[in-house]
Order: sequence, then C1' cells, then structure tokens
RNA sequence: GCACGAGAAAGGCACACUUCGCGUGAGCGGAGGUCGCAAAGCCACAGAAGUUGGUCCUAUCCAACUUGGCUGGGUUUCCGAA
Repeated sequence: GCACGAGAAAGGCACACUUCGCGUGAGCGGAGGUCGCAAAGCCACAGAAGUUGGUCCUAUCCAACUUGGCUGGGUUUCCGAA
C1' cells in the first nucleotide's frame, strides 16, 4: 500500500414515527428520534421499483421525475486485531 473487518479505540450517520416547510405526486429539506449501518460518505451510468403526463382508449409504448437505507458499478475515506 492492497485485501480484510474485531468481544478493539476514537468517532460518524440516522429507519420507523412526530413536527414544520417544499413538491400535483413518488419524495425532499430542518428539528426531535434511534431500527440499524464498516462506507447508511458522494455519484442516477446500468438494472429494479415508484410518481406524473401523453398515447393506447386492457395491456403495451413514449417522455419527464423520484429512490444511494433496492442491487450492481464508479469514486473518496477513520482505525488496525486475526
């Protein structure tokens, strides 16, 4: 340095829910909260799922959007046992 992740150490983030605000909506942001997380830091490239609109007037197809705590992938990073 890379891989790896402990009955370590110092820390970090914050599910559901509540509340305020934004958005047609999925959902997002602030505060509280702490289910969990070794990347639960960041990125919408691919897949998956969801929302809105159009078409078709079942399906399907198209466009825009959302989700990184859905998966893959990319990238940055604390510590150092086996």